Predicted 3D model of a 75-nucleotide RNA (c-di-GMP-I riboswitch aptamer) from a soil metagenome.

RNA sequence: GCAAAGCCGCCGAAAGGCGGUGGCGCAGAGCUACGGGACUAAGGCGACAUCGUCGCUAUGUCCGCCGGGCCGCCA
Repeated sequence: GCAAAGCCGCCGAAAGGCGGUGGCGCAGAGCUACGGGACUAAGGCGACAUCGUCGCUAUGUCCGCCGGGCCGCCA
């Protein structure tokens, strides 16, 4: 210097994000979804048989899961 969980408010279908509070941690906890991985399933497809339930699916999300790339502070 940054800021996990929890709590409050807002956005979002959700995952999650943003602001406040908070402080678990971090010497790249800066940026980048490029590879792997994880989360969600609105929409789509399918099944049951019907105004719903279940399954599959990322075009959604996570860089504070690992690796790569970019740009960097102090000693």
RNAcentral holds the sequence, with entries from MGnify. Model confidence (mean pLDDT): 85 of 100.